[in-house]
Context: one part of a larger RNA
RNA sequence: CCCCUGUUAAGGAACUCGGCAAAAUGCCGCCGUAACUUCGGGAGAAGGCGGACCCACCCGGGUGUAGCCCCUUGCGGGUGAAGCCUGGGCGGGUGGCACAAGAGAGGCCCGAGCGACUGUUUACCAAAAACACAGGUCUCUGCGAAGGCGCAAGCCGAUGUAUAGGGGCUGACGCCUGCCCAAUGCCGGAAGGUUACGGGGAAGGGUUAGGACCCUCGGGUCCGAAGCUCUGAACCUAAGCCCCGGUCAAUGGCGGCCGUAACUAUAACGGUCCUAAGGUAGCGAAAUUCCUUGUCGGGUAAGUUCCGACCUGCACGAAUGGCGUAACGACUUGGGCGCUGUCUCAACAGGGGACUCG
Numbered sequence: 001c002c003c004c005u006g007u008u009a010a011g012g013a014a015c016u017c018g019g020c021a022a023a024a025u026g027c028c029g030c031c032g033u034a035a036c037u038u039c040g041g042g043a044g045a046a047g048g049c050g051g052a053c054c055c056a057c058c059c060g061g062g063u064g065u066a067g068c069c070c071c072u073u074g075c076g077g078g079u080g081a082a083g084c085c086u087g088g089g090c091g092g093g094u095g096g097c098a099c100a101a102g103a104g105a106g107g108c109c110c111g112a113g114c115g116a117c118u119g120u121u122u123a124c125c126a127a128a129a130a131c132a133c134a135g136g137u138c139u140c141u142g143c144g145a146a147g148g149c150g151c152a153a154g155c156c157g158a159u160g161u162a163u164a165g166g167g168g169c170u171g172a173c174g175c176c177u178g179c180c181c182a183a184u185g186c187c188g189g190a191a192g193g194u195u196a197c198g199g200g201g202a203a204g205g206g207u208u209a210g211g212a213c214c215c216u217c218g219g220g221u222c223c224g225a226a227g228c229u230c231u232g233a234a235c236c237u238a239a240g241c242c243c244c245g246g247u248c249a250a251u252g253g254c255g256g257c258c259g260u261a262a263c264u265a266u267a268a269c270g271g272u273c274c275u276a277a278g279g280u281a282g283c284g285a286a287a288u289u290c291c292u293u294g295u296c297g298g299g300u301a302a303g304u305u306c307c308g309a310c311c312u313g314c315a316c317g318a319a320u321g322g323c324g325u326a327a328c329g330a331c332u333u334g335g336g337c338g339c340u341g342u343c344u345c346a347a348c349a350g351g352g353g354a355c356u357c358g
Stems, first nucleotide, its partner, number of pairs: 001353008010344002014342001019339001027051005036041001038172001052094004057089007067079004071074001095099001107337007114329002119131002135170007147156003173324004178254003183251002185247005192242003198236002203231005210223005255273005282316001283313001294310005
């Protein structure tokens, strides 16, 4: 000097990103307990008081002798002084610094955010506001169901049958969930346009039995039936697409400029452009606010955090749900009480290392 442990004057979070760590609380009985609330809870709220031992008395429980009572006379049943065991109450007394004397054994309160809750998770850096969840809603599925595994057979779904099963989103509960179907998706429609295979064969190419013309008799040029073969137009022809509708708890989207009131300011009001429609309720410097430590209020002696407001929402907003909400949380955040070696500021002690010798 390091590690583990213990104690500490005065102060008591001044430490620090942050009370991290430590300290404190801790048991039983009694008293007593607020807001809020889904009436269950919140609650062990909070906050208090008592607790050892001895004696006497009182009340109770167990066992059960004697006695008494009963009968079905039995090793019967009931009750039950005494004795023994045991709990509680009241009074008196005794000792200690201390009586839940050791071990073990909640710290508490107030405000806010998120998630309703119990659960689940990154085996080995994340336990959470992430996942799940009951509940809500949309959608598919009529049964050899939809969907899934498999080449298939077959199996799951399900020995189920729409109060069932699959998929998507949301996520208890309460109050609610506005406008847009132009685009994309899905659903419905079938008149018209377009369209594949196929049908259809107009027309054309190749081949040549033969024919025509020329000829130096070797041949050359041209035409060309049938058959075989190749190409192939019009026309007919489905879904789909185009088209016509519907649908947003489908994917998604939800404006700009200018002017105007008898102080000023502001604009209920007006004008104009664009759009499928221009953001309703509620909330709002927010887990969202750049400017920003916004401004005001609260709390502090002093507060980039926190709480309450305001609204100028860079860039909240309604099941990628909006706003609330009792209870719950090893969640996040602000404050307070208690308590402390976290600190002012360090000291001492015990144990183990380091170090020296062996």
Predicted 3D model of a 358-nucleotide part of an RNA (large-subunit ribosomal RNA, domain IV) from Thermobifida fusca. The full RNA is in RNAcentral, with records from ENA and SILVA. The source organism's lineage runs through Bacteria, Actinomycetes, Streptosporangiales, Nocardiopsidaceae and Thermobifida.